[in-house]
RNA sequence: AAGAACUAAGGGCAAACUUUCCGAAAGGAGAGGACGCAAAGCCACGGGCCUAAGGACAUUGUCGAUGGCAGCCGGGUUGCCUUA
Numbered sequence: 001a002a003g004a005a006c007u008a009a010g011g012g013c014a015a016a017c018u019u020u021c022c023g024a025a026a027g028g029a030g031a032g033g034a035c036g037c038a039a040a041g042c043c044a045c046g047g048g049c050c051u052a053a054g055g056a057c058a059u060u061g062u063c064g065a066u067g068g069c070a071g072c073c074g075g076g077u078u079g080c081c082u083u084a
Base pairs, nucleotide, nucleotide: 012037013036017032018031019030020029021028022027035071041077042076043075045074046073047072048069049068050067055063056062057061
């Protein structure tokens, strides 16, 4: 000097729940609120999961994403710090 690992500092995001709005629903957005998260920043490309309106078939059920989940996993991409 460079790299790796660990660990700090400054901070960041925000589950459940409450409430308002949108939506058939899953779910999403705003406000409050913190379970947690080193990408719990972003992307629906792959897998998986959720809902099932219109529609189809059957007799009050079955099928069904073109809807959704990035805080399910993988992948892509962007980013903060490095004291001892």